[in-house]
Context: one part of a larger RNA
RNA sequence: GAUGAACGCUGGCGGCGUGCCUAACACAUGCAAGUCGAACGGGUUAAAGACGCCGACUUGCAUCUGAUGCAAGGGGAGCUUGCUCCCCAAGCUGAUGAUGCUUGUCUUGUCUUUAUCUAGUGGCGAACGGGUGAGUAACACGUGGAUAACCUGCCCUGCACUUUGGAAUACCUUCAGGAAACUGAAGUUAAUACCAAAUAAGCACACCACUGUCGCAUGACAGAGUGUGAAAAGAUUUAUCGGUGUGGGAGGGGUCCGCGCUCAAUUAGCUAGUUGGUGAGAUAAUAGCUCACCAAGGCUACGAUUGAUAGCCGGGAUGAGAGUCUGAUCGGCCACAUUGGGACUGAGACACGGCCCAAACUCCUACGGGAGGCAGCAGUGGGGAAUAUUGCACAAUGGGGGAAACCCUGAUGCAGCAACGCCGCGUGAAGGAAGAAGGCCUUCGGGUUGUAAACUUCUUUAGGCAGGGAAGAACAAAAUGACGGUACCUGCAGAAUAAGCACCGGCUAAAUACGUGCCAGCAGCCGCGGUAAUACGUAUGGUGCAAGCGUUAUCC
Repeated sequence: GAUGAACGCUGGCGGCGUGCCUAACACAUGCAAGUCGAACGGGUUAAAGACGCCGACUUGCAUCUGAUGCAAGGGGAGCUUGCUCCCCAAGCUGAUGAUGCUUGUCUUGUCUUUAUCUAGUGGCGAACGGGUGAGUAACACGUGGAUAACCUGCCCUGCACUUUGGAAUACCUUCAGGAAACUGAAGUUAAUACCAAAUAAGCACACCACUGUCGCAUGACAGAGUGUGAAAAGAUUUAUCGGUGUGGGAGGGGUCCGCGCUCAAUUAGCUAGUUGGUGAGAUAAUAGCUCACCAAGGCUACGAUUGAUAGCCGGGAUGAGAGUCUGAUCGGCCACAUUGGGACUGAGACACGGCCCAAACUCCUACGGGAGGCAGCAGUGGGGAAUAUUGCACAAUGGGGGAAACCCUGAUGCAGCAACGCCGCGUGAAGGAAGAAGGCCUUCGGGUUGUAAACUUCUUUAGGCAGGGAAGAACAAAAUGACGGUACCUGCAGAAUAAGCACCGGCUAAAUACGUGCCAGCAGCCGCGGUAAUACGUAUGGUGCAAGCGUUAUCC
């Protein structure tokens, strides 16, 4: 001088940063990866329309039924001979009931359209972003090369296409098993899901000792000929968005090599897939990467092997430099995700919030069986000298999905806590006595605290109160701010609310008195203390730094 610091005493404000270095210990709870209905069938809710008529009521018509009443006419009786009574009766009337059609209302059902939502199938994403440093002394990392030994979804760009069919299945329905997690059987249906066929400019493979150009070698590139093989999917608001094949690009990755990369020789020998060859397999790709056979090699004192320690770098600290130490935050790379192993899917993983197996631990259980993984953000216990909120918002930047609207995003933007660090500001300014009081010292004369205070005048940063109030917001326009009524501006009152810590023997700036008496104590080194201690303790005074000051630890 420095620190991701801690501890002691003290503590006013702001800006910008930083904050489990220990147990890669165990984790309650919430959140951290979804999205697309413009891929698909089904379903929910709402509105409109059409249809159906089950049911209730109702309007009108038709047919049948035919109560009641009227009644031409006929017959009979009585007699007053034209009157009364009785019987039959064409015809008219048309109650009631039934059927069919129909009007309207209510209820209900089916279908269509539109809007909304979405459990399932399907697509993309989930391999990014975020965390940690256990392992790793290694082509892990850094740097410079090679790939004529390789891959690459989305994106940009060139060319050529997007034809014809088929069979299933989830959801659902009905059963069945189970405590649960979940599972089985039968039936049914759709697609940008799956399968088959067609086509092939171009592509892949094989053959041809083919031709041309080129290269450090194997060889590469281009072209001609023959044969074989493999594609596709639709949606929609008709603007587009997609799908397939094959070139080029960009960005991303894989592999190989030169050089660099800690300590120990009280680690001297190590190695059988070991080193090489031939052939085969595997891979996107080279290769003992794997296997069969053959040979007996390969590494090592220029440190093999073994052991210990450790993520590496850009950087950071210090130093005139050389160097030494270090690898928090930020950025790049690597490795890991309770421990160990494995593959699946996919352009990409051997996959933190996917799967399977084994192990330890925790939880549920009807004892048959199941569930889980904070080294994501908060938070809890534990460990420790020690390290924060179970906060707000997607407004900005960025990411995923979507045509879009939009949805998701503990990335991120912010706020909260902590003097943990750096920087800035304040705790008043000017005047004011040959100098109050008090304290301390004293040779008792005085000295010092000390212009310090009081007192007078003035100012108002920060803090307080009140009023106003952003930028960050992109866009043609409108709308949209978590932070935040924050920053900032203006006004008001009043010196008002704001100083400590260490040291004073020498190193080393700063001394006296009292107490103590080798005691109590101090101490970084030298060393102080045993009766006049500038070194212990207290007081006064002084010195240094200052919202800090000291101590401890570590590095230069």
Source information: Predicted 3D model of a 556-nucleotide part of an RNA (small-subunit ribosomal RNA, 5' domain) from an uncultured bacterium. RNAcentral holds the full RNA, with entries from ENA and SILVA. The prediction has a mean pLDDT of 83.